Background
A computed fold for a 344-nucleotide part of an RNA from a metagenome, annotated as small-subunit ribosomal RNA, central domain.

Context: one part of a larger RNA
RNA sequence: CUGGGCGUAAAGGGCAUGUAGGCGGCUUUGUAAGCCCGGCGUGGAAGCCCACGGCUCAACCGUGGGAUUGCGCUGGGAACUGCGAGGCUUGAAUCAUGGAGAGGGAGCUAGAAUUCCUGGUGUAGGGGUGAAAUCUGUAGAGAUCAGGAAGAAUACCAGUGGCGAAGGCGAGCUCCUGGCCAAUGAUUGACGCUGAGGUGCGAAAGUGUGGGGAUCGAACAGGAUUAGAUACCCUGGUAGUCCACACUGUAAACGAUGUGCACUAGGUGCUGGGGCGAUGCUUCAGUGCCGAGCUAACGCGGUAAGUGCACCGCCUGGGGAGUAUGCUCGCAAGGGUGAAACUC
Numbered sequence: 001c002u003g004g005g006c007g008u009a010a011a012g013g014g015c016a017u018g019u020a021g022g023c024g025g026c027u028u029u030g031u032a033a034g035c036c037c038g039g040c041g042u043g044g045a046a047g048c049c050c051a052c053g054g055c056u057c058a059a060c061c062g063u064g065g066g067a068u069u070g071c072g073c074u075g076g077g078a079a080c081u082g083c084g085a086g087g088c089u090u091g092a093a094u095c096a097u098g099g100a101g102a103g104g105g106a107g108c109u110a111g112a113a114u115u116c117c118u119g120g121u122g123u124a125g126g127g128g129u130g131a132a133a134u135c136u137g138u139a140g141a142g143a144u145c146a147g148g149a150a151g152a153a154u155a156c157c158a159g160u161g162g163c164g165a166a167g168g169c170g171a172g173c174u175c176c177u178g179g180c181c182a183a184u185g186a187u188u189g190a191c192g193c194u195g196a197g198g199u200g201c202g203a204a205a206g207u208g209u210g211g212g213g214a215u216c217g218a219a220c221a222g223g224a225u226u227a228g229a230u231a232c233c234c235u236g237g238u239a240g241u242c243c244a245c246a247c248u249g250u251a252a253a254c255g256a257u258g259u260g261c262a263c264u265a266g267g268u269g270c271u272g273g274g275g276c277g278a279u280g281c282u283u284c285a286g287u288g289c290c291g292a293g294c295u296a297a298c299g300c301g302g303u304a305a306g307u308g309c310a311c312c313g314c315c316u317g318g319g320g321a322g323u324a325u326g327c328u329c330g331c332a333a334g335g336g337u338g339a340a341a342c343u344c
Base pairs, nucleotide, nucleotide: 003316004315005314006313007298008297012312014201015200016199017198021194022193023192025088026087027086028085029084030083031082033081034080035077036076037075038074039073040072041071042070048066049065050064051063052062053061054060091191092188093187094186095185096184097183098181099180103177104176105175106174107173108172109171110154114150115149116148117147118146119145120144121143125136126135162169163168206247207246208245209244210243211242216240220236221235222234223233258311259310260309261308262307263306266290267289268288269287270286271285272284273283274282275281276280293300294299317344318343319342326337327336328335329334
């Protein structure tokens, strides 16, 4: 390499959309490129395989046959694939009637809590810890009452509950807007699946400009602890955390499980919808738990890691190393692509 694999051993791209490409439902007919059968030509010799023969045998050599799996021309076949024309409705989609939802965006509003400010009551502590101290308080704190300001987050409901492609999304109301589900009918008539590149989205942290700044809090300062303590604990506290716009493009971006379709006993919960004289039965869509088969085991098990098909991505011993170099993206931090020597 042929191959064998990818939940946890190396290996599923963070997620989608979609270009080229690959693959593609039922049926009629034409064609004959692929495909199948025959004929002719060619496929150098030597070598190889088989038979016979020549050196006393063999190696070696000679003769004949085979093979030369290929290519070209030509005659024929039409199941399958392709191509052309036509038809169909089950795949796909559209419309109508309903439904559930923290799906997205914008605006407005609410209450609890926190901190701060002002005033009242009131007096010696408060805070913090394993214990303390730094800190704070007689210039009146903490506690308590009233009023005010600000920012951020939305207790209970809340649930192996819901929605979203993923990241992710929880107060209420309004507006704009995407997707999904079931049932029935109608319409289009294969319009489909996947998807190298491309493009878009993409937590947190980080970056730029401008705002905002209550809480928490890298860095930093101080107090403790300790042999030391550049930590764990405490008191403070800047960036940040929040908003707008722009960048970054990475995560244990995880179900560590690519997407789509089909098939393969059942049982039992939950969520949303439909049907049926309905404490129930049944059928779709989703979300959990057990069970044939699979698996090295753990486990998976109609939501497959079972049985198959289509297409993409990826792996090929450990370290060196996600490093160096080149290219490329980025304001930077850094990202993407990505070796080798050497070594075990």
The RNAcentral record of the full RNA draws on SILVA. Rfam family: Bacterial small subunit ribosomal RNA. The prediction has a mean pLDDT of 91.